This is a predicted structure of a 72-nucleotide RNA (transfer RNA) from a Nanobdellota archaeon.
It matches the Rfam family "tRNA". Rfam links the family to the GO term triplet codon-amino acid adaptor activity.
Model confidence (mean pLDDT): 81 of 100.
[in-house]
RNA sequence: GGGCUUAUAGUUCAACGGAUAGAAUAACAGGUUUCGGCCCUGUAGAUGGAGGUUCGAUUCCUCCUGAGCUCA
Repeated sequence: GGGCUUAUAGUUCAACGGAUAGAAUAACAGGUUUCGGCCCUGUAGAUGGAGGUUCGAUUCCUCCUGAGCUCA
């Protein structure tokens, strides 16, 4: 330098182009407990960036950025 794959809550993963982007875990609050843990209830938390296609994009296309693999 060429090609391929990939990017979603703090973390690990879901989501036919269409319902309020959903779960586990972690965090916080409350309950329980003599205190803590376990357990129960609740709260907040995310689509890498910029364009395009579309009535509608996490999803399809292009470029950029990061990561991984591969060829030379």